[in-house]
Molecule: RNase P RNA; transfer RNA
Organism: Deltaproteobacteria bacterium
RNA sequence: CAGGCUGGCCAAGACGGCCGCCGGGCCGGGGCGAAAUCCCCGGCCGGGAGGAAAGUCCGGGCUCCGCAGGGCGCGAUGCUGGGCAAUUCCCAGCGGGGGCGACCCCGGGCAAGCGCAACAGAAAGCAGACCGCCGGCCCAAGGGCCGGUAAGGGUGAAACGGCGAGGUAAGAGCUCACCGGCCGGUUGGGCGACCAACCGGGCCAGGCAAGCCCCAUCGGGAGCAAGACCAAAUAGGGGGACGCAGGCUGCCCGUCUAGUCCCCGGGUUGGUCGCUUGAGCGCCGGGGCAACCCGGCGCCUAGAGGAAUGGCCGCCGCCCCCCACCGCCCUCGUAACCGGUGGCGGGGCACAGAACCCGGCUUACCGGCCCCCUGGCCG
RNA sequence: GUGGGUGUAGCUCAACAGGUUAGAGCACUGGGUUGUGGCCCCAGAGGCUGUGGGUUCGAGUCCCAUCACUCACCCCA
Repeated sequence: CAGGCUGGCCAAGACGGCCGCCGGGCCGGGGCGAAAUCCCCGGCCGGGAGGAAAGUCCGGGCUCCGCAGGGCGCGAUGCUGGGCAAUUCCCAGCGGGGGCGACCCCGGGCAAGCGCAACAGAAAGCAGACCGCCGGCCCAAGGGCCGGUAAGGGUGAAACGGCGAGGUAAGAGCUCACCGGCCGGUUGGGCGACCAACCGGGCCAGGCAAGCCCCAUCGGGAGCAAGACCAAAUAGGGGGACGCAGGCUGCCCGUCUAGUCCCCGGGUUGGUCGCUUGAGCGCCGGGGCAACCCGGCGCCUAGAGGAAUGGCCGCCGCCCCCCACCGCCCUCGUAACCGGUGGCGGGGCACAGAACCCGGCUUACCGGCCCCCUGGCCG
Repeated sequence: GUGGGUGUAGCUCAACAGGUUAGAGCACUGGGUUGUGGCCCCAGAGGCUGUGGGUUCGAGUCCCAUCACUCACCCCA
């Protein structure tokens, strides 16, 4: 320098000025009086979006419900160990696959049971004879019939282990050696997934579980429009369904409550709390390979609610386009490309914005810096 | 904001435990019939199933991500 890989950090490009918006503190004045609280006006001070605030895909805190018991069902997860409040997340490892490599992808069980496999093909599931090969019989020169055969051909996504020898009419794990897989056992290592070695068995068993299912583990439901209080208004109205009903997705038993649900109709589109101090952030020390944990010190960092976080000006930075000029020495050429410099020149500087709060995942994104890998060149 | 649902021809719907080349009605185009038009008869065109990945031999269907549309929510109670 080029290509790649993948984690971390930054990011409305930076600085300054002016004018605004949201919420907080202090001071002064007023309602207002002895005090407190509240409200209004003015001034000053400091604060004000993100790595994803997004999708709402998981998990938790918090709140309410009739404290949630048992069985079936349902849903989620799925190699091992660890981390965490918890998880489908994270870290470390194991096995298989891909890449020269950094690194990436996959992960219980189809030798429990059921099911599925179009078309093609003779045959698609404890197989199967279309061609071929071999044997027998018949007609008699080319075939026909019966039987054997999965070594060869052909079909297919997939055709029952590979290769060699023996064997045979031809063949075949039919038998044997070697290799591969599986199952059982022993020994050694590892917490474990698993790995290594040896012995035995011809056992050779196909695919799909993001089909049903089996095994193991986990799961009560709903959600800040949860919920609590104050204020206002209306119709404490009408009709229907249920004998049982009750936001536990469903069923049964049990328990609790005494009505519940649907439709029509009517009313309000107010205020306060929940509401931001939290599994919080930064630094240092210690433990651990790491995720992370423990201890000490310091800090306070948006709280709106039709919803604030904006606009203008000046100056600088980066990228693209256009124009002009220049490009080691000698000669020719100066169109394009490439590189550099300049311009009161033009355009641009992402994705996107809190809405109860966190931890993850996923998705979107102009770029900049660093770590890592491969190749080339120079010293 | 929270919790559900749905995307297939221009429109309304099918296709099912995954199977060849996704069908039907209306609408559209051409021809026939008619003096002309409609009705009717015959023929035809029109889809990569919202988009992108994955599982599988094979995906409209199963899984994941994403996009768009849509429904419900307060009080009388």